Order: sequence, then structure tokens, then C1' cells
RNA sequence: UGCACCGCGACGGGAGAGCCCGGUUAUCCGCAUAACCGGCGCCGAAGGAGCAAUUGCCCCAUAACACUCUCAGGCACAUGGACCGUCGCGGAUAG
Repeated sequence: UGCACCGCGACGGGAGAGCCCGGUUAUCCGCAUAACCGGCGCCGAAGGAGCAAUUGCCCCAUAACACUCUCAGGCACAUGGACCGUCGCGGAUAG
């Protein structure tokens, strides 16, 4: 401590996939809505897990992704949402 780096916050943007079927409860008075349970089908960009080259102390360990898996999460709106931009606060310490 200007820029880059790390973290937090505010604002804005932000994809995908059944407004699926059955049951129970509540609201309401109805065709509905919400929660929970069960069932089948899907999605990947919360989180999580797995691995290559590499490196090493080489039977083992290390090691990344927006890749893979779908445990979790999600599948009208809403909420959430990796990541991006702008701003602010803090950190780190010579890139």
C1' cells in the first nucleotide's frame, strides 16, 4: 500500500432439469396452495467425492478442472446458484 493476490459484504447479471403420480396433515371452502411420506423420470453451477500428467521418501504417497459421480442439493414462479462485473472493508507482505 496504487495494481495484482486472499477473505467478507452490498448491488447487478447468472444455466439446466416433471407446475409428474399416489397418500396424509393444515390452510381454505375449490378446481387450489404449502409441508411431510412413498414412487418413477431427469439436472449439475451450493457443498461433497474421484482421477491424469507431474513430483517424491517410488509395493505407496502427492496431484486440478466448468471433467466424472450424483451422497447431498435441485426440476412453474419464488428461493438458491458456481462464476462474472462494480464498489466498500479487512488481510497478506515485496509478486
Glycine riboswitch aptamer from Thalassospira profundimaris, 95 nucleotides, folded computationally.
It was read from a public genome assembly, where an Rfam model found it.